Context: one part of a larger RNA
């Protein structure tokens, strides 16, 4: 570099804006930069290379040409560019309907846990495979009353819904974002991708101040074992919770980047729009399940493609060494990014 791949063999960035840059509807008209076609120059000799030829062959030589490139110049003008006009399907924008656990703050509910108060009432409670530590006659455990606290929201609840992704559920208001339908009134290609780059990112951890009920890394004791730095019991700190502020990694997953166009059906569902004979048909945009052609190494995918074309990005190249060392970059730390090599199979 040609070429080949990325669901599960190495390989899709965690997700999203977006900036260079690469790509980019339909019609006309210009211009020819790009592309192609001819001329003419240059392209030192030898070497290469290919065609004759000459030493009996070959190695050697000898002679003759191509090609490419670069420069001027003279024509095509389909295609890309560019530069000028118009379209409306792309892509937005109105009007109008509509849908849900999208996001923020206030506030509100009732079971349920525990704790205090006072009351019935009394000997055991609890725990387990058996038991033990533990509580409890200073009255537990159990019941019923009040109060009080934090945390999570059964039942609806569903291959349902929504979010770009991580995620998101008690109820009720205010803010605030999104998508889909239908209408076709405006805009007229405004458009796809994104290296960098910004921003968003579960749980854990970390900073500073609340919290603090259950729960439990860490710690204790009781058990079990040969041992038990564990499974199992009892306690129990950090954490888990709430505001702010870093961290920035996950089997962040559909292990399947985006974005457009095509390529048989069958059947469930969510929300929307026509039409209906009210039985149901059609039609968009999700979202399941089976499947044709196809494609796979097979598992299996199959219009929500892992077919079948096209842009553009990211990534892979034997296993171990190693996601190490080493610089470098960010972080308070913790560790994150990037990211080798000897050597060995």
């Nucleotide at each position: 570099u040609u070429g080949g791949g990325u669901u599960u063999a190495a390989a899709g960035g965690g997700u999203g804006c977006g900036u260079a840059g690469g790509c980019g509807g339909c019609c006309u008209g210009a211009u020819c930069a790009g592309u192609c076609a001819g001329u003419g120059g240059u392209u030192a000799a030898a070497g290469a290379c290919u065609g004759c030829g000459g030493c009996u062959c070959a190695a050697c030589c000898g002679u003759a040409g191509c090609a490419c490139g670069c420069c001027a110049u003279u024509g095509a003008u389909a295609c890309u560019g560019u530069c000028a006009g118009g379209c409306u399907u792309g892509a937005g924008u109105u009007c109008g309907a509509c849908a849900g656990a999208g996001g923020a703050a206030a506030c509100u509910g009732g079971a349920a846990u525990g704790u205090g108060u006072g009351g019935u009432g009394u000997a055991g409670c609890g725990g387990u495979g058996a038991a033990a530590u533990g509580c409890a006659u200073a009255g537990a455990u159990a019941u019923g009353a009040c109060a009080c606290a934090g945390a999570a929201c059964a039942c609806c609840g569903a291959u349902u819904g929504c979010g770009a992704a991580g995620g998101c559920a008690u109820g009720u208001u205010u803010c605030u974002a999104u998508g889909u339908c239908g209408a076709a009134a405006c805009u007229g290609a405004c458009g796809c991708u994104a290296a960098g780059g910004c921003a968003c990112g579960a749980a854990a951890g970390c900073g500073u101040g609340g919290g603090g009920a259950g729960c439990g890394a860490a710690c204790a004791g009781g058990a079990u074992u040969a041992g038990a730095u564990a499974c199992c019991c009892u306690g129990g700190u950090a954490g888990u919770c709430c505001a702010c502020g870093c961290u920035g990694u996950a089997a962040a997953c559909g292990a399947u980047g985006a974005u457009c166009a095509c390529u048989a059906g069958a059947u469930g569902u969510u929300c929307g729009g026509a039409c209906u004979u009210c039985g149901g048909u059609c039609u968009g945009a999700g979202u399941g399940u089976c499947c044709c052609a196809g494609c796979g190494a097979a598992a299996g995918c199959g219009a929500u493609a892992a077919g079948u074309g096209a842009u553009c990005c990211a990534c892979c190249u034997g296993g171990g060494g190693a996601g190490u060392a080493c610089g470098u970059c960010g972080g308070c730390a913790a560790c994150g990014a990037u990211g080798a090599a000897a050597c060995u199979c």
This is a predicted structure of a 345-nucleotide part of an RNA (small-subunit ribosomal RNA, central domain) from a metagenome.
It matches the Rfam family "Bacterial small subunit ribosomal RNA".
The prediction has a mean pLDDT of 87.
RNAcentral holds the full RNA, with entries from SILVA.